Predicted 3D model of a 268-nucleotide part of an RNA (large-subunit ribosomal RNA, domain VI) from Naasia aerilata. The organism belongs to Naasia, within Bacteria. The coordinates come from a structure-prediction model, not an experiment, and the mean pLDDT is 85.
Context: one part of a larger RNA
RNA sequence: CGCAGGAAAUUUGAGAAGAUCUAUCCCUAGUACGAGAGGACCGGGAUGGACGAACCUCUGGUGUGUCAGUUGUUCUGCCAAGGGCACCGCUGAUUAGCUACGUUCGGAACGGAUAACCGCUGAAAGCAUCUAAGCGGGAAGCCGGCUUCAAGAUGAGAUUUCCAUCCCUUCGGGGGAGAGGCUCCCAGUAGACGACUGGGUUGAUAGGCCGGAUGUGGAAGCAGGGACUAAAGACCUGUGCAGCUGACCGGUACUAAUAAGCCAACAA
Numbered sequence: 001c002g003c004a005g006g007a008a009a010u011u012u013g014a015g016a017a018g019a020u021c022u023a024u025c026c027c028u029a030g031u032a033c034g035a036g037a038g039g040a041c042c043g044g045g046a047u048g049g050a051c052g053a054a055c056c057u058c059u060g061g062u063g064u065g066u067c068a069g070u071u072g073u074u075c076u077g078c079c080a081a082g083g084g085c086a087c088c089g090c091u092g093a094u095u096a097g098c099u100a101c102g103u104u105c106g107g108a109a110c111g112g113a114u115a116a117c118c119g120c121u122g123a124a125a126g127c128a129u130c131u132a133a134g135c136g137g138g139a140a141g142c143c144g145g146c147u148u149c150a151a152g153a154u155g156a157g158a159u160u161u162c163c164a165u166c167c168c169u170u171c172g173g174g175g176g177a178g179a180g181g182c183u184c185c186c187a188g189u190a191g192a193c194g195a196c197u198g199g200g201u202u203g204a205u206a207g208g209c210c211g212g213a214u215g216u217g218g219a220a221g222c223a224g225g226g227a228c229u230a231a232a233g234a235c236c237u238g239u240g241c242a243g244c245u246g247a248c249c250g251g252u253a254c255u256a257a258u259a260a261g262c263c264a265a266c267a268a
Base pairs, nucleotide, nucleotide: 001152005163006162007161008160009159010158011157015149016148017147018146021049022048023047024046025045026044027043033038051106052105053104054103055102059100060099061098062097066093067092068091069090070089071086072085073084074083075082076081110144111143112142117137118136119135120134165176166175167174168173180263181262182261183260184200185199186198187197188196205256206255207254208252209251210250211249212248215244216243221239222238223237224236225235
């Protein structure tokens, strides 16, 4: 821009893409078959490999604004307690998220038309013949079935709902209102940017605060104990499953989403 009024939502599916893999073992059955050696069709079940998809309950990884321990140095006047720097200083754990080495699932079943091939009936050709008329069976292959996209499918589809009005005019037009949309702003189940999704005070969208979960692992202060030599101190115990706690869950308008602007229905 188109889909001959303008919108919002839900859809149909022409068409396109993806997937289509395979092994071993057990039962049937040491049966059929075979002198024996050996050893099935058909049918049923179990366990894998490779590949693919989704997810984070478990097991792991990561987890640079979580918690703790600790070395050197410097600073907060000193003690104590802390801050900075040293690869996140190093070390031990670790929430969310993202992940595989983790978990779950998939290839199918089934239907249709067939290939080679196997048949029924059956003449030409009194026989025979699967074929000439006619009718069946038959493959990991073909068409469906499964998953995804999909009406620019210009052949532009369908359904539901909303709006379609007023004033001026020199009759050329101009102005207002209008369903809905956009700008803008707060964000993230989204994301390179656009886009998408949620929210914008008639509000829990994000932050803050409060509570919870999770993690860490027993805070500071105070009191008591304390080898050595008096004091102090390291250290231990109690107060006390303490203190702290990013992304997680819930609540709460305290902060910020204020305010405002723009587009928007031709002709018959």